[in-house]
Source information:
Predicted 3D model of RNase P RNA and transfer RNA as a complex of 466 nucleotides. Rfam match: Bacterial RNase P class A. By type it is a ribozyme. Its mean pLDDT, the model's own confidence on a scale to 100, is 78.
RNA sequence: CAAGUUGGCCGGGCGGUCGCGAUUGGACUGCCGCAGGUGGCAGCUCCAUCGAGGAAAGUCCGCGCUCCACAGAGCACGGUGCUGGCUAACGGCCAGGCAGGGUAACCUGACGGCAUAGUGCAACAGAGAGGUAGAUUGCCGUCCAAGGGUGGGUUUCCCAUCCUUGGAGCUGGCGAGGGUGAAACGGUGUGGUAAGAGCACACCGGCGUUUCCGGUGACGGAGACGGCCAGGCAAACCCCAUCGGGAGCAAGGCCAAGCAGGGACGAGGUGUUGCUCGCACCGAUUGAGUCUCGGGUAGGCUGCUAGAGGCGCGUGGCAACAUGCGCUCGAGAUAGAUGACCGCCCAGGGGCAGUUUGCCCUGGACAGAACGCGGCUUAUAGGCUGACUUGGGUG
RNA sequence: GGCGACGUCGCCAAGUGGUAAGGCAAGGGUCUGCAAAACCCUCAUCGUCGGUUCGAUUCCGACCGUCGCCU
Numbered sequence: 001c002a003a004g005u006u007g008g009c010c011g012g013g014c015g016g017u018c019g020c021g022a023u024u025g026g027a028c029u030g031c032c033g034c035a036g037g038u039g040g041c042a043g044c045u046c047c048a049u050c051g052a053g054g055a056a057a058g059u060c061c062g063c064g065c066u067c068c069a070c071a072g073a074g075c076a077c078g079g080u081g082c083u084g085g086c087u088a089a090c091g092g093c094c095a096g097g098c099a100g101g102g103u104a105a106c107c108u109g110a111c112g113g114c115a116u117a118g119u120g121c122a123a124c125a126g127a128g129a130g131g132u133a134g135a136u137u138g139c140c141g142u143c144c145a146a147g148g149g150u151g152g153g154u155u156u157c158c159c160a161u162c163c164u165u166g167g168a169g170c171u172g173g174c175g176a177g178g179g180u181g182a183a184a185c186g187g188u189g190u191g192g193u194a195a196g197a198g199c200a201c202a203c204c205g206g207c208g209u210u211u212c213c214g215g216u217g218a219c220g221g222a223g224a225c226g227g228c229c230a231g232g233c234a235a236a237c238c239c240c241a242u243c244g245g246g247a248g249c250a251a252g253g254c255c256a257a258g259c260a261g262g263g264a265c266g267a268g269g270u271g272u273u274g275c276u277c278g279c280a281c282c283g284a285u286u287g288a289g290u291c292u293c294g295g296g297u298a299g300g301c302u303g304c305u306a307g308a309g310g311c312g313c314g315u316g317g318c319a320a321c322a323u324g325c326g327c328u329c330g331a332g333a334u335a336g337a338u339g340a341c342c343g344c345c346c347a348g349g350g351g352c353a354g355u356u357u358g359c360c361c362u363g364g365a366c367a368g369a370a371c372g373c374g375g376c377u378u379a380u381a382g383g384c385u386g387a388c389u390u391g392g393g394u395g
Numbered sequence: 396g397g398c399g400a401c402g403u404c405g406c407c408a409a410g411u412g413g414u415a416a417g418g419c420a421a422g423g424g425u426c427u428g429c430a431a432a433a434c435c436c437u438c439a440u441c442g443u444c445g446g447u448u449c450g451a452u453u454c455c456g457a458c459c460g461u462c463g464c465c466u
Stems, first nucleotide, its partner, number of pairs: 001391010012345007020051004025047003028043007053366001057377002060375005065248004072277004077244005082096005097111001098109004112239002118237002120233002137177001138174003141170001142168012186204006205229002207226008252302004261293005268282004309328008348362006396465007405419003413449001421437005442458005
């Protein structure tokens, strides 16, 4: 210098004018109280202060909080799934192991079990798709026929044996070759055999059992033994381990306003979605509840924002994180406020002139709280910055 | 704001691991003097993008869209 990998951060700034929401603030105005001067309430006229995000989003996980029993038992159902740690918890994060990809930095992985608990699936093609299965190609054996060679005999012929060719299709052997397929029961060589085959042996690969060593562990290394060669799919049922009670701030609590009751069914109903139990509440003519006709309301307060909060320093830890001290932070709307315009500037983009640069034009993405928090995922113009890898050049 | 369900041709829809049925509509053809009816033929990115699998409409994840419920 070029190409690349990865982490962190920002995501316009300043000023002016007008406007919106909130407030324990100040002034002003009005009302009320009492013996006093202040207190309370209201108005929202002015001033002051504060007023969206890294994702506020999707609602995909996990918690807090609230009610139902201080959350119970069993089954069902659902989530998760290498190991160790962190955490309030998690499907998150950190560190490590293994597998795959990359020259490397590094990235990716729903990564327990299909080797023995069991079941299931595999279209088409193919002989055969999981059963030591499998033949109309093939190799071999068997039988028959023809031709030839050798040997023997009782020599126009017969017998034995070998080779070649053709045929038969036998309750025969084989799992090597060709071929099919996404996938066909280890690979190479030698022996062996009628032909073959882990059938046997040597080496290589895989798997299992076992011993020792290292590691908390996942796992790794070394050795011995066993021909054991076992296919794929568990984001198929299932098994194993582990976790999960349900509902959600429209939860829940309080206040105010308003109304009118009638009919049918009715013994269990509701909280607890699915079942059984348990628990709590309501309930037999003073009728729970369901359906239905009719009537009323469409308000306020609270929950509500200071919290597993942020920043800095120290300590422990590889890290996630924990902990101590100090400093600091006050959106809370309810049909939903946080905006609009103007000027200057900083990035960025384009054009013209052109060697320090100058001028002109343009100009900020994705998106917006609604109980809060920790994550994940998705969207995002542009910019700043740390570390590392590979290749080339120069000293 | 919270919770739940769904998405297959222009419309209605079946299929839930193995070539995506069927009806209506549309287009072409046969028949007819011309039509109608009838018959034959044609018409599918299974919302989008990834993953698991030999193979995905189907199983899993993330997005997009539509609908319903609450007070």